[in-house]
Context: one part of a larger RNA
RNA sequence: CUGGGCGUAAAGCGUGCGCAGGCGGUUGUGAAAGUCAGAAGUGAAAUCCCAGGGCUCAACCUUGGAAUUGCUUUUGAAACUUCACGACUAGAGUACUGGAGGGGUUGGCGGAAUUUCGAGUGUAGCAGUGAAAUGCGUAGAUAUUCGAAGGAACACCGAUGGCGUAGGCAGCCAACUGGACAGUUACUGACGCUCAUGCACGAAAGUAUGGGGAGCAAACAGGAUUAGAUACCCUGGUAGUCCAUACCGUAAACGAUGUGUGCUAGUUGUCGGGCCCUUAGGGCUCGGUGACGCAGCUAACGCUUUAAGCACACCGCCUGGGGAGUACGGUCGCAAGAUUAAAACUC
Repeated sequence: CUGGGCGUAAAGCGUGCGCAGGCGGUUGUGAAAGUCAGAAGUGAAAUCCCAGGGCUCAACCUUGGAAUUGCUUUUGAAACUUCACGACUAGAGUACUGGAGGGGUUGGCGGAAUUUCGAGUGUAGCAGUGAAAUGCGUAGAUAUUCGAAGGAACACCGAUGGCGUAGGCAGCCAACUGGACAGUUACUGACGCUCAUGCACGAAAGUAUGGGGAGCAAACAGGAUUAGAUACCCUGGUAGUCCAUACCGUAAACGAUGUGUGCUAGUUGUCGGGCCCUUAGGGCUCGGUGACGCAGCUAACGCUUUAAGCACACCGCCUGGGGAGUACGGUCGCAAGAUUAAAACUC
């Protein structure tokens, strides 16, 4: 390089935006770069191949042909790609109308519960476990009533449900704000798809500074268990969890399934729109989200209009196990580390 692959065997970047690049709808005219046809020149000889010839044969030598798949020039063709100029509306976008939603940011408000504190009632236990003990309690606990403080999370609704590119998003109200969807077909007229490098976002944990700290809880301490118990269980408990700002940039970041477009039986739920009808409702249609299932695919499991089917475009990635996602070097980071990424050796 050709080829084969990527749900579970090795393999889809965590997600998006997007420059370069690659690819690109219908139609007319023209050009002729790619493309195709003809001609000319050139493509040294030897070699290789074919048909002959010469050494007794062969190797070897030799004659002719073919080939030299290429390049240059020239004459043409115009279907396809390309380029130029027009036209179009099925892709894409805009406008208007409408409803749905835990989409995002900021501010405010609310109740339940835990804890602590104050006060009252009240007396000997409480708490905890397989059983205990550590622990709390006669300096009055637990329980119960009233009040106060403070932080965090929002039961029921709640769902196989909704929204978001992904991470993710849930009490209520307001302000600001993003996207999707349906309808009308009014407007633009290919404005599109993908995307190396790049940029942005990116759970939890972790880091820095300053706050905050109710509950929970790495570390740590104690009590148990045990042969031991640096654990599982119990009593405590600090970082952290929360807020602001700035880093980190990773996850089984999963649908273990890249994005986009077209095509390919159905059945049955559900969410958001629209249209129609004879309205416990039914039918049609667009967009989402589930279950089942034909053809087809698959090693099987299974997938099956939300494809892992049939195709196309573009990107990423894989190439036996271990060594190793490691070493070295580079880049990034305050650090932790992240990213890029081997080899010896070994089976």
Predicted 3D model of a 347-nucleotide part of an RNA (small-subunit ribosomal RNA, central domain) from a metagenome. Its mean pLDDT, the model's own confidence on a scale to 100, is 88.